[in-house]
RNA sequence: UAAUUCAGAGUUUGAUCCUAGCUCAGGAUGAAUGCUGGCGGCGUGGAUAAGGCAUGCAAGUCGAACGGUCCUUCGGGACAGUGGCAAACGGGGUAGUAACAGGUAGAUUACGUACCCUUGGGAUGGGAAUAGCCCUGGGAAACCAGGAUUAAUGCCCAAUAUGCUGCACCAUUAUUAUGGUGUUGUGAAAGCUCAGGCGCCCAAGGAGCGGUCUGCUCGGUAUCAGCUUGUUGGUGAGGUAAUGGCUCACCAAGGCAACGACGCCUAGGGGGAGUGAGAGCUUGACCCCCACCAUUCGCACUGAGACACUGGCGAAACUCCUACGGGAGGCUGCAGUCGAGAAUCUUCCGCAAUGGGCGCAAGCCUGACGGAGCGACGCCGCGUGGUGGAUGACGCGCUUCGGCGUGUAAACACCUUUUAUGAGGGAGGAAGUUUAUUGACGUUACCUCAUGAAUAAGGGGUUCCUAACUCUGUGCCAGCAGGAGCGGUAAUACAGAGACCCCAAGCAUUAUCCGGAAUUAUUGGGCGUAAAGGGUGCGUAGGCGGUUGUAUUAGUCGUAUGUCAAAGCCCCGGGCUUAACCCGGGUCCCGCAUACGAAACGGUACAACUAGAGUAUGAGAGAGGCCGACGGAACUCACGGUGUAGGGGUGAAAUCCGUUGAUAUCGUGAGGAACACCGAAGGCGAAGGCAGUCGGCUAGCUCAUUACUGACGCUGAGGCACGAAACCCUGGGUAGCGAAGCGGAUUAGAUACCCGCGUAGUCCAGGGCGUAAACGUUGAUCACUAGCUUUUCGGAGCAUCGACCCUUCGAGAGGUGAAGCUAACGCGUUAAGUGAUCCGCCUGGGUAGUACGGCCGCAAGGCUAAAACUCAAAGGAAUAGACGGGGGCUCGCACAAGCGGUGGAGCGUGUGGUUUAAUUCGACGAUAAGCGAAGAACCUUACCAAGGUUUGAAACCCAACUGCAUGCCCUGGGAAACCAGGGAGGCCUUCGAGGGUGUUGGGCAGGUGUUGCAUGGUUGUCGUCAGUUCGUGAUGUGAAUUGUUCCCUUAAGUGGGGAAACGAACGCAACCCCUAUCAUCUGUUAUACGUGUCAGAUGAGACUGCCUCGCACGAAGUACUUAAAGUGAUUUGAGUAUUUCGUGCGGGGAGGAAGGUGGGGAUGACGCCAAAUCAGCAUGACCCUCUGAUACCUUGGGCUACACACGCGCUACAAUGGAAUCUACAACGGGUUUGCGAGGAGGUAACUCUUAGCCAAUCCUUCAAAAGAUUUCUCAGUCCGGAUUGAGGUCUGCAAUUCGACCUCAUGAAGUUGGAAUCGCUAGUAAUCGUGGGUCAGCACACCACGGUGAAUACGUUCUCGAGCCUUGUACUCACCGCCCGUCAAGUCAGGGAAGUUGGGAGCACCCGAAGCACCUGCGGUCAAACGUGGGUUCGAAGGUGAGCUCAAUGACAAGGACUAAGUCGUAACAAGGUACGGCUACCGGAAGGUGGUCGUGGAUUCUUUC
Repeated sequence: UAAUUCAGAGUUUGAUCCUAGCUCAGGAUGAAUGCUGGCGGCGUGGAUAAGGCAUGCAAGUCGAACGGUCCUUCGGGACAGUGGCAAACGGGGUAGUAACAGGUAGAUUACGUACCCUUGGGAUGGGAAUAGCCCUGGGAAACCAGGAUUAAUGCCCAAUAUGCUGCACCAUUAUUAUGGUGUUGUGAAAGCUCAGGCGCCCAAGGAGCGGUCUGCUCGGUAUCAGCUUGUUGGUGAGGUAAUGGCUCACCAAGGCAACGACGCCUAGGGGGAGUGAGAGCUUGACCCCCACCAUUCGCACUGAGACACUGGCGAAACUCCUACGGGAGGCUGCAGUCGAGAAUCUUCCGCAAUGGGCGCAAGCCUGACGGAGCGACGCCGCGUGGUGGAUGACGCGCUUCGGCGUGUAAACACCUUUUAUGAGGGAGGAAGUUUAUUGACGUUACCUCAUGAAUAAGGGGUUCCUAACUCUGUGCCAGCAGGAGCGGUAAUACAGAGACCCCAAGCAUUAUCCGGAAUUAUUGGGCGUAAAGGGUGCGUAGGCGGUUGUAUUAGUCGUAUGUCAAAGCCCCGGGCUUAACCCGGGUCCCGCAUACGAAACGGUACAACUAGAGUAUGAGAGAGGCCGACGGAACUCACGGUGUAGGGGUGAAAUCCGUUGAUAUCGUGAGGAACACCGAAGGCGAAGGCAGUCGGCUAGCUCAUUACUGACGCUGAGGCACGAAACCCUGGGUAGCGAAGCGGAUUAGAUACCCGCGUAGUCCAGGGCGUAAACGUUGAUCACUAGCUUUUCGGAGCAUCGACCCUUCGAGAGGUGAAGCUAACGCGUUAAGUGAUCCGCCUGGGUAGUACGGCCGCAAGGCUAAAACUCAAAGGAAUAGACGGGGGCUCGCACAAGCGGUGGAGCGUGUGGUUUAAUUCGACGAUAAGCGAAGAACCUUACCAAGGUUUGAAACCCAACUGCAUGCCCUGGGAAACCAGGGAGGCCUUCGAGGGUGUUGGGCAGGUGUUGCAUGGUUGUCGUCAGUUCGUGAUGUGAAUUGUUCCCUUAAGUGGGGAAACGAACGCAACCCCUAUCAUCUGUUAUACGUGUCAGAUGAGACUGCCUCGCACGAAGUACUUAAAGUGAUUUGAGUAUUUCGUGCGGGGAGGAAGGUGGGGAUGACGCCAAAUCAGCAUGACCCUCUGAUACCUUGGGCUACACACGCGCUACAAUGGAAUCUACAACGGGUUUGCGAGGAGGUAACUCUUAGCCAAUCCUUCAAAAGAUUUCUCAGUCCGGAUUGAGGUCUGCAAUUCGACCUCAUGAAGUUGGAAUCGCUAGUAAUCGUGGGUCAGCACACCACGGUGAAUACGUUCUCGAGCCUUGUACUCACCGCCCGUCAAGUCAGGGAAGUUGGGAGCACCCGAAGCACCUGCGGUCAAACGUGGGUUCGAAGGUGAGCUCAAUGACAAGGACUAAGUCGUAACAAGGUACGGCUACCGGAAGGUGGUCGUGGAUUCUUUC
């Protein structure tokens, strides 16, 4: 000193911070359940039905109180009864009780006390009964009645007595009271004996135990707000041990309560126990203290003590016996049993110890107690072996197939013996009373010896939280789960296995409590937007309160004393081998009481002060309120005039008004409502709110000056008052507007938005309602804490003639901002900063501001205000995206301006669909569809039918055989593949073999089978759009931001300037290729040569390089103005004008072949679409294949089908044309195994025959066509158009039927320029014309290239589409193809309502009235009594009746809520959500909702003004 001490995590989001709930890790239990289970010690064990109980035991004892009976060894013993004491303790339970029941501290001058202790005194003399025993009787029994007889420490009388009681006097005392004296009344006793003793009576005292009273304390609920008649008090009496309305009579009218009375619900209280750092929270098993109860209710008797657990009486319920007449019983004692329950033990041993009762004692009794038994129910301890042992055995699991793990683990060798078993020894607990005797536990603990590793390990977990991972199976199934979540074919999350982790005779789960939870916050939280400030004021109780002094002190502080039981906790020490456990000592028990002290703070009393507050005086501003009068503009209506055909309304219209004269316009009149300009972010008011002018009444505020009062103050639960709009009632009024309603439009519908009418209402007076986004979403008051600036009102100073201006002091109203605060946004002297006081309110979302109850209201409804159930979120602020029927800027053949097409026809081709034995498969908006396919007759070919093969059509290895490269030919079958048979021929070689080939067998092959959502690679698209990022630094709590934004510019994040950024990367550009100009070199081909069209190579050229103008920015200079510093010279800063230079950009020009990236190509950032492809290729996994395939071979068929729909093309519809004849001008290419093929010949032609040349700048393809010239046709289904069909041919090929191309003749369809809609193109482009190539035996209207001819238009960015940047809103993030609301339909669940029905609880009124106390009374009894018996009265339990209250259960039916899957109808909200949304209110509607009135911004966009 008693004290060693506070841990977090998961889950809302695309991500972040915050708020907030849910969940987890810890400890605990009288526990239960699952799996498992060796030993011992110490504890503990009916928590539910205070439900019912069989059986045994749990309270007796005394012969030293008494008589009797029986037995006797004659010593004595036993037994029932009378009597005494005990039985009121001990033991059990927690039903009731919210209470003086408990705790604690006191009081009792208001009390009692058997047994025990101390002191003093006493115990004399008599008497009447009675049980038992005996006799008689009744009863089934229990038991009872009568007669006779008898004893006592049983009972009674008398005597004595310090006692008690009444009265009187005296003393003390304030009184009560106490003491003394006298006196009235009254009150005692018991004996026994073994002669040691034990008892008896009175009085006083003590101890211990009890009764009563008081302060403080001790649950929930206000949806319980008023309760009470013996109630509160008094006087008197009764009663009690004793105070007291405890009871009674009378009197008074009190008593309690928001500091929670009364009611209802729940509950034994405490010491303590669990948890917690603590404060607390929860709890009250075992042990101890107190209370209460004993089948339920009532009652008294006995007694010192009871209204009595194993006593009595009565009633009720239940059980049992019965002869039906009547009786008996009470385990909430110990064991035990049934029942209910998730669940809780032996009908054990002993009085040996401790304790209790009785007794002189021996002793008896004791289910108290001491022990044992059962249960891992808990705590503690021990064990299940130790050492060595690698070839890292077997098995099992995994594997990258190499190996790795289990693992020194096992086997094996040596050792030990706790435990277990057996044998032997062996306590203490024992103390009496000197000896002797006495142990339930217990042949126990403990000691020694023997045997032998011998007898002994499981449970849970392994995605994260949370320690510990792999394989197989399964395939959103089966299942798991505390939360988040896992499972849809590669699951560390399910199931199994192996491995690993944690604890261990246990381990998990469930339930409950505390903790974590600062998540009810005293310690220790909040309220602008997350939940949360009352709509506003006045004010009661209450809370808090300025300066100084004095006094006092129930708060406060200190000291001392008493108490706070023991046990427990803590510390020290000790005893069981240790520990648990037990023992001793100490601290502690934070409290209460008493006494004394202190006086700073607080309270109280008194006195004083003026700084708070208020009053007076003088000024001032103002839509402050109420009442009355008046005014003009506008509107509508009525009448009259002018005037004529329209008006009105909308996106466009229509309903509607108008020739009976509207609209328009003029005049006159009537009416109601609201007050332009001034007018403002301005003013006033507590808030709601308040606006024409004038008058009256009235409230508040500000400033200034002195004077006065003297804390008079602040806040404010209840309460009272006021309180927009709507709405209600009564009576008026009604111009305009206008819910409802009617009509017209819009629409799929349109109960809406728009339009035309229009009723309540809006207005006035009176009354009600009492709510709003009643908002600054910010309660009131006081104090403190930088500025700058604007504005309203008042004052002072300076100034001025005066006003303004300027400076300054107050009171308001705004903006911006230091510090500080905040989750951030933001707030910031008008605080959301720093402090103080008081009030209101919050505690996850939904259910719900709802139900029920209460109060208010005429109603509508308002105020107060839950739960069951359900979810793991709901929410705030900010961030990055995406999106918007948001905004700004910019671009693109995006639109516009043009040219030509598609969509209509016929044909070609592809796709869908349909068909089929098969019509193989893939691709599906843009980004599929003349695509894969740069070419399906067979082949291809993957499909179908049929036939056939099985180590296979092709590959590798091994073994055996074959030394024959089973190849070629023939025959038979067959559609072929193939099968069967035969024949010829016959490898190399170093002669060992080997190579090679074939057959057989074994390993294996094969698959265009599935999964492109397991993949690689490749590709499309946004998009050749200008973007996408990083490092360092900086900012922010953070996600993130900055850089990348801004200004100018660009095709460009291209460049420049500025800037908390500085740099960098991938993209852009450039580098590469082709092309346009020139030069040089070379020269195959061309050409007669030269030459160089041309070809190749190299090089030049273009870069704002030159001139001019303009714009922006920067730098430097000059001049001037101004401010500051300085005595001054001067310096510095700001501004204006101007010059020069630089950078960037733009307009124009020169030069030049080309001019502003010259034209074209290649080149495709980070990424998006789980985009495409497993059928190009590769590849994981799965699947099919030992007698037969999803593999392989073959023949034939199909991919070519055809009511139809779509895409891409070709040819046309004609005269800018067709036909015929003639005449010109290209480029890119291709060509030898079988190619290109000239020329010549034949044929009308396709083509054929014959061959030259060419390995190609040489030869061939190769006559280009459109164009031009001439002729004809003359607008017709044609001399347009060519489909279709018939006939005859050519070519390729094994083969042309399904199914090729071409030629000739004949035939001559649709079609006369194409609906809605839609596509391409900005210059050598569109359009148009032909040519070549690849594929290919053949087949091209497709594709890829080539050249010829060769336009029109672009004002421009309003609109459509797409893209980029900035910004804004968001409830979206799977990102608008998003999210999401309500009705209806289906199912499930819980709660509320409800005509009623049923049960419980508490009280009230009346009836009945047992037992019993008290009282009255008759009779008996006695001297008189006591007493007995009968009757009666008051009270009185149970019971009955009645009217209500309250709590529950159930209930047809109707309404709402929650949840569920892919239902139905719409689209309300989120973006300006397509009519901004929302609050209150009213009406209406299938539904979300719509509309009217008023209010809010928690509305986007745009403009103006101000700071």